[in-house]
RNA sequence: GUCCCUGUAGUUUAAUGGAUAAAACGCGGGCUUGCGGAGCCCGAAACUGCAGGUUCGAAUCCUGCCAGGGACG
Numbered sequence: 001g002u003c004c005c006u007g008u009a010g011u012u013u014a015a016u017g018g019a020u021a022a023a024a025c026g027c028g029g030g031c032u033u034g035c036g037g038a039g040c041c042c043g044a045a046a047c048u049g050c051a052g053g054u055u056c057g058a059a060u061c062c063u064g065c066c067a068g069g070g071a072c073g
Base pairs, nucleotide, nucleotide: 001072002071003070004069005068006067007066010025011024012023013022018056027043028042029041030040031039049065050064051063052062053061
């Protein structure tokens, strides 16, 4: 330099172009317990890497950039 893959809560992952972006672990609160843990219930937390485009509608499709990984040279 060229090409390919990936980027979504703190972490790991879902989400056919269509309802308020879902769950697990973690975190906070409550119940329970002599105190914890486990268990049960509730809650907070991601405008989806950034900027444009297409579309009635974009996490999803297209373009450019950024970051990480890989192949070739």

The RNA shown here (transfer RNA) has 73 nucleotides and comes from a Candidatus Parcubacteria bacterium.
The prediction has a mean pLDDT of 81.
It matches the Rfam family "tRNA". Rfam classes the family as a transfer RNA. About the family: Transfer RNA (tRNA) molecules are approximately 80 nucleotides in length.
The source organism's lineage runs through Bacteria, Bacteria candidate phyla and Candidatus Parcubacteria.